A computed fold for a 414-nucleotide RNA from Cellulosimicrobium sp. BMG9.22, annotated as Bacterial RNase P class A. Rfam family: Bacterial RNase P class A. Rfam describes the family as follows. Ribonuclease P (RNase P) is a ubiquitous endoribonuclease, found in archaea, bacteria and eukarya as well as chloroplasts and mitochondria. Its mean pLDDT, the model's own confidence on a scale to 100, is 78. Taxonomically the source falls in Cellulosimicrobium (Bacteria, Bacillati, Actinomycetes, Micrococcales). The gene name in the source record is rnpB.
[in-house]
Formats: sequence, structure tokens, C1' cells
RNA sequence: CGAGUCGGUCGGACGGUCGCGUCGAGGGGCCUUGUGCUCCUCGCCGAGGAACGUCCGGGCUCCGAAGGGCAAGGUGGUGGGUAACGCCCACCCGGGGUGACCCGCGGGACAGUGCCACAGAGAACAGACCGCCGCGUCAGGCAGGGCUCCGGCUCCGCCCGGCGCGGUAAGGGUGAAACGGUGGUGUAAGAGACCACCAGCGGGCCGGGUGACCGGCCCGGCUCGGUAAACCCCACCUGGAGCAAGGUCAGACAGACUGUGUUAGAGGGCGGCCCGCCCGAUUCUCUGGUGAGAAGCACAGUCGGGUAGACCGCUGGAGGCGUACGGCAACGUACGUCCUAGAUGGAUGACCGUCACCCGCGCGAGGGCGACCGCGCGCGGGGACAGAACCCGGCGUACAGACCGGCUCGUCCG
Repeated sequence: CGAGUCGGUCGGACGGUCGCGUCGAGGGGCCUUGUGCUCCUCGCCGAGGAACGUCCGGGCUCCGAAGGGCAAGGUGGUGGGUAACGCCCACCCGGGGUGACCCGCGGGACAGUGCCACAGAGAACAGACCGCCGCGUCAGGCAGGGCUCCGGCUCCGCCCGGCGCGGUAAGGGUGAAACGGUGGUGUAAGAGACCACCAGCGGGCCGGGUGACCGGCCCGGCUCGGUAAACCCCACCUGGAGCAAGGUCAGACAGACUGUGUUAGAGGGCGGCCCGCCCGAUUCUCUGGUGAGAAGCACAGUCGGGUAGACCGCUGGAGGCGUACGGCAACGUACGUCCUAGAUGGAUGACCGUCACCCGCGCGAGGGCGACCGCGCGCGGGGACAGAACCCGGCGUACAGACCGGCUCGUCCG
């Protein structure tokens, strides 16, 4: 200097004019004299790193008690952090990369059930297509022996081809993947059949580590696919609903009808089910009695009417910043310091000027031993993603431009 990789910060500044919102102080006006309405002046404060997604976790609120189980859902290496998490940190194993680093739906395939197309002989108690070997047989060729009526017959060996039977899984082929690999012994030919070494699996022991795991030694049947981001099994976690939660005040109206049940358990409380527990409403009339009816109550429903106002919740927090200590780190502890929107058709905007930043073009003079580096002036252009609505911790996504730092690789100079 170039390329890469990981992390962090900002996301324009200043001045002027006009205009907004909450709160505080002061002054004035109005009248319904009320914590009322309205006007003026001054002052503090006034959107984000993601306010977006609504994907997780909580705080908080309500469901009288929030109990047990099933279902359902979530997470998935180990150890830490945290209020908690599916988040963060460190490490382990596997994979990628020269490397810094990055990636992982990381427990279980010997609980069970599925699936692995096509090709291929055969895809998990598999399997013989081409081959290799042995035996038999048919035909041909070559050489030799014997016999001969000289036409041939017969015996044995070798080579090549066809057929049948048997052995084989080493070689070749198919495929994403073929029931260990290399070398040898052995065999008719082979094969863990056997042997040496290696990988894997199982068992035992030793060492390191909190642990996941890592390293070493010994023994052994010789070797018993893949897939769980397939169903499933295992371990751990989970009441439900949600600020349109929920509360206070004020105000207004108009009820009518239907069905079922009504003193032993209807109905309700829990949202899917079961258990458990709790709350739980009565009278009258007629009748000799059974029983019937009415009112009230509970649940389910139909038609119709009124209200939509004000206030709280609503911002002091698992809070921000700084320093010290502990820890590899995430983070924790202590001390100090600060208060940073709270709207409710919903506020922070518009204009002007100067400067800063970035890009392009042109000009000018410099620094350094060098590789190389910065400065000044002029002209033109540029500025992203995007806006609180109860709050907080995360993750995911979007983002013009600017800056800082660590590490890796390459090249060059001294």
C1' cells in the first nucleotide's frame, strides 16, 4: 500500500425569521365562581438505531382459590450470564477456508413405524449382470502314441468357442450411497478363512478437564447402511387473556318475546378435555292425590332503545452516564452523578444564510532515504432507512454517506 475478516461510533453543525406540544412561573380578560375557559411573556424538555416486523422473553393488569393429570406447544452439545428467553459469552465436536474467521434445527436409528426415485444382480437377515475357477458334454485346431482292411478308429495333452451343473464376491459395471481399507498367507479360483498395520464398534484401565470431550495402553467378535428441518422416543420448560388489559367519576335509556331447567344439584367459576375444589337461586295458587299453572332466578337466543364524555393507568426505571474492583468474556459489585416526549384526528415544521462531509473535473506548490503520503484554490453535483402511543431485555429486516480499532493474507521499501 492492497485484499480480507471481526467489532464499535455517528447518521450533519451553527445563526436568523415565522410556527408547534407537555410542564413550571408571572400577568390579563371572561363568566356557568369551577383544581373552569381563553390570551400574552419567560423558562426546562420534546422521536429511533432501528421507533419497522409483531418473532421470542418479561414487568404490569384482570380472571374468588390458579391445585393435579392428559392434550397442545416450545427448546435440544457442555458450562456460565440474565428478571427471563428460542437471547448473550466462553468452550467441545463436525464441516468450510492458506489464514484471521465463518457455518451447524449439534440428544436418540440397539423402543417402534415409515422412506431411499431411476439405474442396478442386489439398497439392510441383500445380492450374481460381466467375469474368475472346477466338473461334464459338443464341435474345431495343433502335436504325440497305438491299431489299421490306408477309408479311418482310439488314448492323452494344450488352445479357442458353445451349452449344462457346481463354487466365488477378490476384479469390472450400475448408482448419491453396495455389508470396512492397504499389504500378504492361503485356495481349483477366491473370501477376515487367517495374519500385520489402520479406521470403526464394544469392553477394561490410566491421565487431563467443572463438563461436553481429549490423549494413551490392553482385550475382542471381525465390522451389525442413510434419513428424525419424516412420524416418533428421551430430557427440560409452559395457567389463560391482554393497555382496545384494567379502574374511578359523570351521564342517559325502554323494554318486549321465545326455549330449557328450577331442591338436588341446573348453572357458573378455566380458554381444549378429565379429576378435584368453591359459589350456588324460592315462593304462591288449584287439586283428595298424581299433577298443573304463575311469579322470581339461571342459562341460551330474537327484535328494539340509550351511551361512546372526563380522569387515572401514562412514565423514576430489572434506568442513563462516569470511575474502581472481580471475571478470558457475557456480566456483576461498590461509589458518585443525572432526570432526557407523554400526545389522544394525535405535537418538534417551513424558509434563508454560512460552514462541515462525500463524489467528479481543473490548477498550484509541498513532505519523505524510499515504498508512498497529505495540503490549498476554483467550478459542478449529492445526502439514506425511516417516525413514539404502557414500559423494558433480545432477535430478524432496511439503511446514502462518514469515522475508529483489532486481527489475517499478499506485495513493496528501509